Model confidence (mean pLDDT): 81 of 100. Transfer RNA from Candidatus Merdivivens faecigallinarum, 73 nucleotides, folded computationally. The sequence is in RNAcentral, with records from ENA and Rfam. RNAcentral records the identical sequence in 4 taxa. Its Rfam family is "tRNA". Rfam links the family to the GO term triplet codon-amino acid adaptor activity.
RNA sequence: GCCGCAAUAGCUCAGUUGGUAGAGCGCUUCACUCGUAAUGAAGAGGUAGCGAGUUCGAUCCUCGCUUGCGGCU
Numbered sequence: 001g002c003c004g005c006a007a008u009a010g011c012u013c014a015g016u017u018g019g020u021a022g023a024g025c026g027c028u029u030c031a032c033u034c035g036u037a038a039u040g041a042a043g044a045g046g047u048a049g050c051g052a053g054u055u056c057g058a059u060c061c062u063c064g065c066u067u068g069c070g071g072c073u
Stems, first nucleotide, its partner, number of pairs: 001072007010025004019056001027043005049065005
């Protein structure tokens, strides 16, 4: 220098042939218990890496950039 993959909740990840997003763990509250753990119930938490374009509408499609991983020279 070139090519490919990835970037979504605090962490690990899923998802949507384009119609404003979910799980597990974690966190908070409540119940249960003599008390904790465990268990059960409820809740908070993300404008989806950044920018632009296409579209009535973009997390999803297109382009550029950034970061990480891998490969080639």